[in-house]
RNA sequence: AUGAAGUCUGUUCGGAGAGAGUCCGGUGCCCAGGCGCCGGAACGCCGAAGGCGCAAAUUCCGCCCGGAAACGCUCAGGCAACAGAACGGCAGACGGUGG
Repeated sequence: AUGAAGUCUGUUCGGAGAGAGUCCGGUGCCCAGGCGCCGGAACGCCGAAGGCGCAAAUUCCGCCCGGAAACGCUCAGGCAACAGAACGGCAGACGGUGG
């Protein structure tokens, strides 16, 4: 002189995708087939909580081990709005940094 990288916390901030689907049961309302809520079943679908998988680097070579992501999987989660949401913005704390 300046508060870097990084970490943590907070936030009336930004923040994608995909059936307000079908059927069954219970229940409430209006009144007699509709709507709401709860639970369940079989399918369809999404990728950005979390989880799982791996390429290169490494080795004389092979195998094992190890090994990132917004890539892949879709276990979990999700598929109107609300909520949630990786990540980002802002604020603060820790941390110091340069001469």
Background
This is a predicted structure of a 99-nucleotide RNA (Glycine riboswitch aptamer) from a Gammaproteobacteria bacterium. Lineage of the source: Bacteria > Pseudomonadati > Pseudomonadota > Gammaproteobacteria. It was read from a public genome assembly, where an Rfam model found it. Its mean pLDDT, the model's own confidence on a scale to 100, is 75.